[in-house]
The RNA shown here (c-di-AMP riboswitch aptamer (ydaO/yuaA leader)) has 159 nucleotides and comes from Streptosporangium violaceochromogenes.

């Protein structure tokens, strides 16, 4: 000088997933951290009334209904992450290509342009609709490095 690796600090992005306190143990003696436990803010889930709604099929019935009977399917949840076509394997699911409902970046913010990307993955577990009280929970995790000298309007900050 180059390469890996640890440890902190400063910034930025995706997400609810930040923050403040007390107590503990370690440690020569710090510093940031660890455990527990509580608070603040931010996020989900159940969960009246009214309303809405009743999975598919073949039957029955004065009464046609949230009625019954018998077969065949299940259903919801957080999340932008759903939907199709082709193919491949091939009872089904997985994979693979192009698409696409939907979402995010582009570095002071929003809007327009344009350019780059994501459209996974999981969890209840036969069960939840909307829903005031009312109840439960979660606060992770993964990435970046001079970025669009791009129009318009604002802000802050310097002169």
């Nucleotide at each position: 000088c180059g390469c890996g690796g640890u440890g902190a600090c400063c910034u930025g992005c995706c997400g609810a997933a930040u923050u403040c306190g007390u107590g503990c143990a370690g440690c020569c003696a710090g510093g940031a951290g660890g455990c527990a436990c509580g608070g603040a803010g931010c996020c989900g889930g159940g969960g009246a009334a009214c309303c809405a709604g009743c999975g598919g099929u073949c039957g029955u019935c004065g009464a046609c209904g949230u009625a019954u009977g018998g077969c065949c399917a299940g259903g919801g949840g957080u999340g932008a992450a759903u939907c199709g076509a082709c193919g491949c394997a091939u009872c089904u699911g997985c994979c693979g290509u192009c698409g696409u409902a939907g979402g995010g970046c582009u570095u002071c913010u929003u809007c327009c342009c344009a350019g780059c990307c994501c459209g996974a993955a999981u969890c209840c577990g036969u069960c939840a609709g909307c829903u005031a009280a009312c109840c439960c929970g979660g606060u992770a995790g993964g990435c970046g490095u001079c970025a669009g000298u791009g129009g318009a309007a604002g802000u802050c900050c310097c002169a």

NCBI's taxonomy places the organism under Bacteria, Bacillati, Actinomycetota, Actinomycetes, Streptosporangium. Its mean pLDDT, the model's own confidence on a scale to 100, is 77.